Predicted 3D model of a 75-nucleotide RNA (transfer RNA) from an Acidobacteriota bacterium. NCBI's taxonomy places the organism under Bacteria, Pseudomonadati, Acidobacteriota. The sequence was found in a public genome assembly. Rfam family: tRNA. Rfam classes the family as a transfer RNA. Gene Ontology term of the family: triplet codon-amino acid adaptor activity.
[in-house]
RNA sequence: GGCGAUAUGGUGUAAGGGUUAGCACGCGGCCCUCUCAAGGCCGAAAUCCGGGUUCGAAUCCCGGUAUCGCUACCA
Numbered sequence: 001g002g003c004g005a006u007a008u009g010g011u012g013u014a015a016g017g018g019u020u021a022g023c024a025c026g027c028g029g030c031c032c033u034c035u036c037a038a039g040g041c042c043g044a045a046a047u048c049c050g051g052g053u054u055c056g057a058a059u060c061c062c063g064g065u066a067u068c069g070c071u072a073c074c075a
Base pairs, nucleotide, nucleotide: 001071002070003069004068005067006066007065010025011024012023013022018055027043028042029041030040031039048064049063050062051061052060
């Protein structure tokens, strides 16, 4: 350099065109407890960036960026 895959809260992951963007851990509050842990309830927090398609995009298409993998050259 070429090809391919991936990118969603702090972390790990669902959602295969119409959802209030879900779950677990973590975080905060409350309950429980003599206290802590465990447990229960509630809450805050995310779709990499820019375009396009569509009535409607996290989802499909294009470009960019980043990460990972494969490969070629560097003689």